[in-house]
RNA sequence: CGUCGAGAAAGGCAAACGGCUCGAAAGAGCCGGACGCAAAGCCACGGGCCUAAAGUCCGACUUGCUCGGACCAGGGUAGCCGGGCUGCCGAA
Numbered sequence: 001c002g003u004c005g006a007g008a009a010a011g012g013c014a015a016a017c018g019g020c021u022c023g024a025a026a027g028a029g030c031c032g033g034a035c036g037c038a039a040a041g042c043c044a045c046g047g048g049c050c051u052a053a054a055g056u057c058c059g060a061c062u063u064g065c066u067c068g069g070a071c072c073a074g075g076g077u078a079g080c081c082g083g084g085c086u087g088c089c090g091a092a
Base pairs, nucleotide, nucleotide: 004090005089012037013036017032018031019030020029021028022027035079041085042084043083045082046081047080048077049076050075055071056070057069058068059067060066061064
């Protein structure tokens, strides 16, 4: 230095759930809280998954910026996987 990750040290993050806020929703932010995490630090580039406001199409009749349905990401998820960038410690 690389791989690797210890009943190591020092620290770090924070699922579910609750409160407040934002959002059409999925979900996110902050506070509390800890299931877990050696990148659970950062990036939606590839795949997956979630959502479907707007849009397109179809249908209905009460003809309205109405209601219902289908499709759809440019919205999310980095704590689904891969990839990229960065990084603390040091037993075997």
This is a predicted structure of a 92-nucleotide RNA (c-di-GMP-I riboswitch aptamer) from a Dehalococcoidia bacterium. The coordinates come from a structure-prediction model, not an experiment, and the mean pLDDT is 91. The model forms 95% of the base pairs in the Rfam consensus. It matches the Rfam family "c-di-GMP-I riboswitch aptamer". About the family: GEMM was predicted in a large-scale screen for bacterial structured RNA regulatory elements. The sequence was found by an Rfam model in a public genome assembly.